[in-house]
RNA sequence: GUGCAGAGCGUCUAGGGUUCCGGCCGCAUCCCAAAAAGCGGCGCUGGUCCGAGAGGCGCAGACCGGGUGUGUUGCCCGGAGACACGGCGGGCCAAAAUCCCGGGAGAG
Numbered sequence: 001g002u003g004c005a006g007a008g009c010g011u012c013u014a015g016g017g018u019u020c021c022g023g024c025c026g027c028a029u030c031c032c033a034a035a036a037a038g039c040g041g042c043g044c045u046g047g048u049c050c051g052a053g054a055g056g057c058g059c060a061g062a063c064c065g066g067g068u069g070u071g072u073u074g075c076c077c078g079g080a081g082a083c084a085c086g087g088c089g090g091g092c093c094a095a096a097a098u099c100c101c102g103g104g105a106g107a108g
Base pairs, nucleotide, nucleotide: 008059009058010057011056012055015050016049020047021046022044023042024041025040026039027038063079064078065077066076067075068074083103085106089101090100091099
């Protein structure tokens, strides 16, 4: 310097906001008061929802070794599965985000 691989899905969590539910506050005609429905505001412990390359678990795949079968390249068993600091800005959905751009730019 070049090539290949470092990968996928599901589920849960850290985290996230506000469509819906819930909660709290307020509104309003009749003399007054209350209630229901309605309208508005507030992310407000929560439910629905989104959700990790650098978080967990599981499944399947790739790789290595062994066995068996096979003119066809299937099946079974085991192994290993490392490291990973990271903007600004933009995008999706209702909105935001460790989601996506992105093992990006950059740094070491």
Notes
Guanidine-I riboswitch aptamer from Rhodomicrobium sp. R_RK_3, 108 nucleotides, folded computationally. Rfam family: Guanidine-I riboswitch aptamer. Rfam links the family to the GO term regulation of gene expression. From the family's description: This family represents a conserved RNA structure found upstream of the ykkC and yxkD genes in Bacillus subtilis and related genes in other bacteria. Model confidence (mean pLDDT): 78 of 100.